[in-house]
Context: one part of a larger RNA
C1' cells in the first nucleotide's frame, strides 16, 4: 500500500448487486426437503344418476336396502419409473485422489435418437380383502379368496453369444476386423383409442451421453525417520468380475521397492481460479463451476443400468427417546430453528410464476433446487445530508503582548434548487394463448419543502496537521525513535487545524 467469508470501539441517511459457523464431521425440539402413476392391476369407500322393493305418511316426498351406471372423487395394497439426480459438508485421504496427456486388441451404459427382428399359445402362486389369533406399542402368526405390463414353463430365433471347421484383410506383442458352412442353448405385456393410431414390451446393430480401468509427467514438511517387504515381487492352474489385474486360492521360484529419498512420522480434499507482485514468483483454495471422498461410529451385502445407497437394509457400538420392563424408535456434514463453543456469521418467512429436474399419454402433481423477500455498513458501487449571495467580519468560544487575532462567507439575512426519505396517483417487463410469489415492487407524475440524514481517527519526527490549561517520572501515551520529574506542539480537556468519510480507526493474517 493492496487485500479479506472477518472481528471490536464509536458512529449510522437511501438504493444497486454480492455476500454471512473460518470454531464442535458436537447434540438436536418442531415443521417442511421425493415423490408419481387409475392409460399396468384387483378390490372398497364416499358421491351422483336410474330402476326395484320396504316404511312412514302430507300421495309424491322422506328414510333404509339392494342392482345396475359413473372419461368425475379419496385413499391404502400389488406393479412401473424415480427415490446413485438435485440439496449438504471438507472428517478422511500425500493417494492414479486431483491435474494434464495418451490408452482400452481388457470394460459396462437405464432413460433418448436411428435401423432392424419379433410381440404365439399357457400355468401356478400371492398382496390387498375376509375370519381367527399374539403383542403396552412397533408390529406379527395361521387359514381362505383374487388380478395384473408381476412370477414361470413351453413354441418360435432374422441377427447376437457360444463350440467347430474354413476365406480373406490388417496390425502395435497379446491378437483384431469383415466372410461362410454346421451344431447346441436362449426373448416378449399388454394398455388406451374417435378403429387404425398412440404409449408401451421382446432379440439385434450402430449413436449419443455417462460411467470403470490402466499408462507417462506434475502434486507440502521432516534423515534428530535409512533400511521397506510374505499376498510380499513374479509364473503355473482354478476361482472371480462388465472388464485387465495377486483382485483371491493353491503350489512353484524369490524376488520386488529405496539417498533420483523407499519406510515411518507430521500437515492438507485437489484443481480452474482468488490475493499479491512490474514479472519471476510468493500466498491461497470462501463464494461459483469440475473431479474426489463422506453421511451418529464401524463393519456387511441386497435391490438395480447405475449405490455398497445422505432423508433404504441387516449387525455391532455410543448417544437420545418410548415402554405394561417382555421389547422397541432415532440419525439435520438437506432448508429453516434451538442448545453448546466462540472475537464471530441470518428468518422455524412467500412461491412453484420463471429456469431446471422427478411421475405421467395428458391435464397435473411433486420439488427449502432454484426464483424472491426479511434480518447484517460484512464488501464493492452510486447518490444525498443543499446552492448563490451575504462583514475589514455579529453573538459565542478560544487565545492575547490586551492593540488585536482565530473560528469566518462561516451563521443570521436575502435569493433559489430540488435529489433521496415522506404523501397521493398511474402502474410494468420477466409470460407466445393462459397462469406473477417478487408486488402495487421498480419505474413515471404530481405534491412536498433546506427541511428528517456526519461523524471517526489523527496533529513530536517518520506523516498532512498547534497553541491554551490541567498534570508535574504521578496519571497516562506508544508502531519505531521515544514522551512525562513544574512553561509538555508527544499524558488529558478545550479551541484551532489535517486526513478519509456513510464511514473511520485498531486488531488478526496473505502478498
Nucleotide at each position: 500500500g493492496g487485500a479479506c467469508g472477518a472481528a471490536c470501539g464509536c458512529u449510522g441517511g437511501a438504493g444497486g448487486c454480492g455476500u454471512g459457523c473460518u470454531u464442535a464431521a458436537c447434540a438436536c425440539a418442531u415443521g417442511c426437503a421425493a415423490g408419481u402413476c387409475g392409460a399396468a392391476c384387483g378390490a372398497g369407500g364416499a358421491c351422483a344418476u336410474a330402476u326395484u322393493c320396504u316404511a312412514g305418511c302430507u300421495u309424491g316426498c322422506u328414510a333404509g336396502a339392494a342392482u345396475a351406471u359413473g372419461a368425475g372423487c379419496c385413499g391404502a395394497g400389488u406393479g412401473g419409473c424415480g427415490g446413485a439426480c438435485g440439496g449438504g459438508u471438507g472428517a478422511g485421504u500425500a493417494a492414479c485422489a486431483c491435474g494434464u496427456a495418451a490408452g482400452c486388441a481388457a470394460c459396462c451404459u437405464g432413460c433418448c435418437c436411428u435401423u432392424u427382428u419379433g410381440u404365439u399359445g399357457g400355468g401356478g402362486a400371492u398382496a390387498a380383502c375376509u375370519u381367527c389369533g399374539g403383542g403396552a406399542a412397533a408390529c406379527u402368526g395361521a387359514a381362505g379368496a383374487u388380478a395384473a405390463u408381476a412370477c414361470c414353463g413351453a413354441a418360435u430365433a432374422a441377427g447376437a453369444c457360444c463350440u467347430u471347421u474354413u476365406u480373406u484383410c490388417u496390425g502395435c506383442a497379446u491378437a483384431g476386423g469383415a466372410g461362410a458352412a454346421a451344431g447346441a442353448g436362449g426373448a416378449a405385456a399388454g394398455g388406451c383409442u374417435u378403429u387404425u393410431g398412440c404409449c408401451g414390451c421382446u432379440g439385434a446393430a450402430g449413436g449419443a451421453u455417462g460411467g470403470g480401468c490402466u499408462u507417462g509427467c506434475g502434486u507440502c514438511u521432516g534423515a534428530u525417520u535409512a533400511g521397506c517387504u510374505a499376498g510380499u515381487u513374479g509364473g503355473u492352474a482354478g476361482g472371480g468380475u462388465a472388464a485387465u489385474a495377486g483382485c483371491u486360492u493353491a503350489c512353484c521360484a524369490a524376488g520386488g521397492c529405496g539417498a533420483c529419498g523407499a519406510u515411518c512420522a507430521g500437515u492438507a480434499g485437489c484443481u480452474g481460479g482468488u490475493c499479491u507482485g512490474a514479472g519471476a514468483g510468493g500466498a491461497u483454495g470462501a463464494g461459483c463451476a469440475g473431479c474426489c471422498a463422506c453421511a451418529c461410529u464401524g463393519g456387511g451385502a441386497c435391490u438395480g443400468a447405475g449405490a455398497u445407497a445422505c432423508g433404504g437394509c441387516c449387525c455391532a457400538g455410543a448417544c437420545u427417546c418410548c415402554u405394561a420392563c417382555g421389547g422397541g424408535a432415532g440419525g439435520c456434514a438437506g432448508c429453516a430453528g434451538u442448545g453448546g463453543g466462540g472475537a464471530a456469521u441470518u428468518u422455524u418467512g412467500c412461491g412453484c410464476a420463471a429456469u431446471g429436474g422427478g411421475g405421467g399419454a395428458a391435464a397435473c402433481c411433486c420439488u427449502g433446487a432454484c426464483g424472491c423477500a426479511g434480518c447484517g455498513a460484512c464488501g464493492c458501487c452510486u447518490c444525498g445530508u443543499g446552492a448563490g449571495u451575504g462583514a475589514c467580519g455579529a453573538a459565542g468560544u478560544c487565545u492575547u503582548u490586551c492593540g488585536g487575532g482565530a473560528u469566518g462567507u462561516a451563521a443570521a439575512g436575502c435569493u433559489c434548487u430540488g435529489u433521496c426519505a415522506g404523501c397521493a396517483g398511474a402502474g410494468a417487463c420477466g409470460a407466445u394463448u393462459a397462469u406473477g410469489a417478487c408486488g402495487g415492487u421498480a419505474u413515471c407524475u404530481g405534491u412536498g419543502g433546506a427541511g428528517g440524514a456526519a461523524g471517526c481517527u489523527c496533529c513530536g519526527g517518520c506523516u498532512a496537521a498547534c497553541u491554551a490549561c490541567g498534570u508535574g517520572c504521578c496519571a497516562g501515551c506508544a508502531g519505531c525513535c521515544g514522551c512525562g520529574g513544574u512553561a509538555a506542539u508527544a499524558c488529558g480537556u478545550a479551541g484551532g487545524g489535517a486526513g478519509c468519510a456513510a464511514g473511520c480507526g485498531u486488531u488478526g493474517u496473505c502478498c

The part of an RNA shown here (small-subunit ribosomal RNA, 5' domain) has 511 nucleotides and comes from a metagenome. It matches the Rfam family "Bacterial small subunit ribosomal RNA". The RNAcentral record of the full RNA draws on SILVA.